c-di-GMP-I-GGC riboswitch aptamer from a Bacillota bacterium, 83 nucleotides, folded computationally. Rfam family: c-di-GMP-I-GGC riboswitch aptamer. Its family is annotated with cyclic-di-GMP binding in the Gene Ontology. The organism belongs to Bacillota, within Bacteria.

RNA sequence: UUCGAAAAGGCAAACUGCCCGAAAGGGCAGGACGCAAAGCUGUGGGUCUAAGGUCAUCGACUAGGAUCGUCAGGUUGCCGAAA
Numbered sequence: 001u002u003c004g005a006a007a008a009g010g011c012a013a014a015c016u017g018c019c020c021g022a023a024a025g026g027g028c029a030g031g032a033c034g035c036a037a038a039g040c041u042g043u044g045g046g047u048c049u050a051a052g053g054u055c056a057u058c059g060a061c062u063a064g065g066a067u068c069g070u071c072a073g074g075u076u077g078c079c080g081a082a083a
Stems, first nucleotide, its partner, number of pairs: 002083001003080002010035002015030006033069001039075003043072003046067004052062004
């Protein structure tokens, strides 16, 4: 460094309650499906949203927003059996 046996410790999906938001979604508490980066970072792609704006009914598009537990990149990092 690759790797993921063991032990200790860590995180916490769905769902529920309260709160924030126009929405996507987020915060806190409960709760565990999972996770070796399920730590941090929206940098690139994907996906979701569209209060506002544009076209001008419907609706479409979009500035912007969200998601790192969607993939990739960047960055930091616990333990140590076997190889």